[in-house]
RNA sequence: GCGGGUAUAAGUUAGUGGCAGACUAUCUCGUUGCCAACGAGAAAACGCGAGUUCGAUUCUCGCUACCCGCA
Numbered sequence: 001g002c003g004g005g006u007a008u009a010a011g012u013u014a015g016u017g018g019c020a021g022a023c024u025a026u027c028u029c030g031u032u033g034c035c036a037a038c039g040a041g042a043a044a045a046c047g048c049g050a051g052u053u054c055g056a057u058u059c060u061c062g063c064u065a066c067c068c069g070c071a
Base pairs, nucleotide, nucleotide: 001070002069003068004067005066006065007064010024011023012022013021018054026042027041028040029039030038047063048062049061050060051059
């Protein structure tokens, strides 16, 4: 340099053109003499830009980062 793949919450991930879900972690409350465990609840995310569309996390293009292969 060329080709391919991936990018969703702090972490691991599901997801589909029509409300973004789960688990762990964090916080609050309850239970306990305390901790742990357990129960209930809360906050927290679609890499960036553009296009298509009534509507984009999803489709298209570009950029960025990472991974794989070729040279």
The RNA shown here (transfer RNA) has 71 nucleotides and comes from a Patescibacteria group bacterium. Rfam family: tRNA. The family's RNA type in Rfam is transfer RNA. The organism belongs to Bacteria candidate phyla, within Bacteria.